[in-house]
């Protein structure tokens, strides 16, 4: 420099254009002599900007950033 892939709670990872989920984690409560385990509840999220659309995590453009490939 060119090409490809990715960016979603604290972490990891899904998501056919129509409700943003799951697991782990964190906090609280119950159980327990205590701890662990188990049960319940809560918490907390789309790199940024623009466009298309009645409606965008998803489609298009630009930007930022990470990884890979070639040189």
């Nucleotide at each position: 420099u060119a090409g490809a892939a990715g960016g979603u709670g604290g972490u990891g990872u899904a998501g056919u254009g129509g409700a943003a989920g799951c697991a782990c984690g964190a906090a609280g409560a119950g159980u327990u002599u205590u701890g662990a385990u188990c049960u319940c509840u809560u918490u907390g999220g789309a790199u940024g900007g623009g466009g298309u659309u009645c409606g965008a995590g998803u489609c298009c453009c630009c930007u930022c950033u990470u990884u890979c490939u070639a040189g």
Model confidence (mean pLDDT): 81 of 100.
Predicted 3D model of a 71-nucleotide RNA (transfer RNA) from Lates calcarifer.
Rfam family: tRNA. Rfam classes the family as a transfer RNA.
The sequence is in RNAcentral, with records from ENA and Rfam.
NCBI's taxonomy places the organism under Eukaryota, Osteoglossocephalai, Percomorphaceae, Carangaria, Lates.